c-di-GMP-I riboswitch aptamer from a Syntrophaceae bacterium, 94 nucleotides, folded computationally. It was read from a public genome assembly, where an Rfam model found it. Rfam family: c-di-GMP-I riboswitch aptamer. Gene Ontology term of the family: cyclic-di-GMP binding.

RNA sequence: UCCUGAAAAAGGCAAACUGUCCGAAAGGACGGGACGUAAAGCCACUGGCCUAAAUCCUCUUUAUUAAAGCGGAUACGGCGGCAGGGUUGCCGGA
Numbered sequence: 001u002c003c004u005g006a007a008a009a010a011g012g013c014a015a016a017c018u019g020u021c022c023g024a025a026a027g028g029a030c031g032g033g034a035c036g037u038a039a040a041g042c043c044a045c046u047g048g049c050c051u052a053a054a055u056c057c058u059c060u061u062u063a064u065u066a067a068a069g070c071g072g073a074u075a076c077g078g079c080g081g082c083a084g085g086g087u088u089g090c091c092g093g094a
Base pairs, nucleotide, nucleotide: 003093004092005091012037013036017032018031019030020029021028022027035081041087042086043085045084046083047082048079049078050077055073056072057071059069060068061067062066
């Protein structure tokens, strides 16, 4: 430097659930908590997935240049603990 994660050591992270807070929601922050985890460190670049406030469309109603409601489309909102990619890195083995 590259490949690799058998058995270890030192440590790290923290699912579900839960308290407070933020958010329209998805979800997030902090604390508790550990199912797991060798990049479960970092980056929304590609794909995928979630949500739909705002916007647009159909329909209905009403007090009809509009408003309200059902439904549909849509990310400029999210998920990295979904796959790929980029990047940095501990320990051991070869």